[in-house]
């Protein structure tokens, strides 16, 4: 300095022809035990990396920039 990936919830991660954003673990509460552990139920919790374009409509599609991992020079 060029190239490819990738950025979504406290943690991994889904989301395919653009159309009201989820799982699973964690977390609080509830059930069940004398009582913990384990099982079930519930609840919360997100400006979807930033800033613009396109469009009725954008996690999606386009541009720049930023952060990571990787390659080549």
């Nucleotide at each position: 300095g060029c190239c490819c990936a990738u950025g979504u919830a406290g943690c991994u991660c889904a989301g395919u022809u653009g159309g009201u954003a989820g799982a699973g673990c964690a977390a609080u509460c509830c059930u069940u035990u004398c009582g913990u552990a384990a099982a079930g139920g519930a609840u919360a919790g997100g400006u979807c990396g930033u800033c613009g374009g396109u469009u009725c409509a954008a996690c999606u599609c386009c541009g720049a920039c930023c952060g990571u991992g990787g390659g080549c020079u």
Molecule: transfer RNA
Organism: Candidatus Parcubacteria bacterium